[in-house]
Molecule: Bacterial RNase P class A
Organism: bacterium
RNA sequence: UGGGGAGAUCCAGAUGGUCGCGUCCUUUCGGGGACGAGGAAAGUCCGAGCUCCAUCGGGCAGGGUGCUGGCUAACGGCCAGUCGCGGUAACGCGAAGGAAAGUGCCACAGAAAGCAAACCGCCCGGACAACCAGCCGGCAACGGAUGGGGCCCGGGUAAGGGUGAAACGGUGAGGUAAGAGCUCACCAGCAUUCCCGGUGACGGGAGUGGCUCGGCAAACCCCACCCGGAGCAAGGCCGAAUAGGAGAAGAGAGGCGGCCCGUCUCGCCAUGAUUCUCGGGUAGGCUGCUGGAGGCCCGGAGCAAUCCGGGCCCUAGAGAAAUGACCAUCACGGAUCGAGAGAUCCGGACAGAACUCGGCUUACGGAUCUCCCCACUCU
Numbered sequence: 001u002g003g004g005g006a007g008a009u010c011c012a013g014a015u016g017g018u019c020g021c022g023u024c025c026u027u028u029c030g031g032g033g034a035c036g037a038g039g040a041a042a043g044u045c046c047g048a049g050c051u052c053c054a055u056c057g058g059g060c061a062g063g064g065u066g067c068u069g070g071c072u073a074a075c076g077g078c079c080a081g082u083c084g085c086g087g088u089a090a091c092g093c094g095a096a097g098g099a100a101a102g103u104g105c106c107a108c109a110g111a112a113a114g115c116a117a118a119c120c121g122c123c124c125g126g127a128c129a130a131c132c133a134g135c136c137g138g139c140a141a142c143g144g145a146u147g148g149g150g151c152c153c154g155g156g157u158a159a160g161g162g163u164g165a166a167a168c169g170g171u172g173a174g175g176u177a178a179g180a181g182c183u184c185a186c187c188a189g190c191a192u193u194c195c196c197g198g199u200g201a202c203g204g205g206a207g208u209g210g211c212u213c214g215g216c217a218a219a220c221c222c223c224a225c226c227c228g229g230a231g232c233a234a235g236g237c238c239g240a241a242u243a244g245g246a247g248a249a250g251a252g253a254g255g256c257g258g259c260c261c262g263u264c265u266c267g268c269c270a271u272g273a274u275u276c277u278c279g280g281g282u283a284g285g286c287u288g289c290u291g292g293a294g295g296c297c298c299g300g301a302g303c304a305a306u307c308c309g310g311g312c313c314c315u316a317g318a319g320a321a322a323u324g325a326c327c328a329u330c331a332c333g334g335a336u337c338g339a340g341a342g343a344u345c346c347g348g349a350c351a352g353a354a355c356u357c358g359g360c361u362u363a364c365g366g367a368u369c370u371c372c373c374c375a376c377u378c379u
Stems, first nucleotide, its partner, number of pairs: 001375011013330007021036006038350001042361002045359005050231004062227005067081005082096001083094004097222002102220002104216003114168001119161002121157006128150001131148003135144003169187006188212001190209008235287004245278005252271001254269004294313008332347006
């Protein structure tokens, strides 16, 4: 200098003016004052607080998580590591327990895809006969045996070819009809015994063994651990009008009874205008409601996440819901013009609190800084 990797911070324009919106306070009712979104307020994907319901305990079903250690209120989050894969490297990515419990699946291609398998090739045996070669017999036609090849049948063979994402360890030697862990040496892998290092995942090393056991568990399943449900429209308090419910009082009129009829009166029964009381629900009001696992700075412990101590700071809380628009100046970025100073014209995204936190993920405009890796050049 060029290319690349990791991380952190800041802004989300500023000031002034005019008009406007919401909440609260104030008012002489004209007005005045204070405050008024985000880094993701988003998706609602995880985990909690809080509230109500359910609940002795345990199990089944169902769901989730899945290397190790740590952090945390908790987590599927974060930090530090291990192993595997990718990258020259910095570094990145990984649902990363179990496939010698059982079941299942492995497309296409291929002979064969899980316990074995024979398409070509290689080897052995048999049958056939028109082939070839030389040999023997015969004057010759021809005949005979041997070897080779061809074709067919039966068998052996997983070394070689070919198919596939994947074909049952690799290399070499022995061995064999040809071959094969069939045998041996070394290597790889697995199982197992032990030593060393590490809290651990795991790493390093020594020995033994049978010789090798394919993949998929984000297929069922097995193992270990975790999980009760609903959500602020949770829940608590107050509570109209109208309608309906319960109780009490009750004008009026009806029926029955008081030996029979009529009348009056009394009693009982049902009805009942109206009035009062009570209780439940609705509308509505208040609450829950924002100061909290809170932020910043300093010091300490720790590699870190994080924790501890001290100091300072804090103002949306709402109702289907306010936080906006324009102008001027300045700042920022881009383009054009200009030798330059500068001038002109554009541009500013994603998005929008609704009980509150911790995360993850996704969307998005710009600026700055630190560390690291590789290549080249110079000293």